[in-house]
């Protein structure tokens, strides 16, 4: 002092659900709330999941499909307070 780990502590984020707002949607901002989190900071990189507008296909409905999403599904890369065992 570094890596693992997570007791204590200052502090952090905010699920659900309401408001407004953007989007075709999934979602996403903002305010309200806390279910829960030690990376519930960030990145969509691999695997997973929504979504299905434009496109395809179709008589038509279903239907395919991501260039649109979820990092609060895992996994991996980055970056970071604190310091007991």
């Nucleotide at each position: 002092u570094u890596a693992c780990c997570g007791a204590a502590a200052c502090g952090g984020c905010a699920a659900a659900c309401c408001u407004a707002u953007c989007g075709a949607a999934a979602g996403g901002u903002a305010g309200g709330g806390a279910c829960g989190c030690a990376a519930a900071g960030c990145c969509a990189c691999g695997g997973g999941c929504c979504u299905a507008a434009u496109g395809c296909a179709u008589u038509u409905u279903c239907g395919c499909g991501a260039a649109g999403g979820c990092a609060g599904c895992c996994g991996g890369g980055u970056u970071a307070c604190c310091g007991a065992a």

A computed fold for an 85-nucleotide RNA from Evansella vedderi, annotated as c-di-GMP-I riboswitch aptamer. It matches the Rfam family "c-di-GMP-I riboswitch aptamer". From the family's description: GEMM was predicted in a large-scale screen for bacterial structured RNA regulatory elements. The prediction has a mean pLDDT of 87.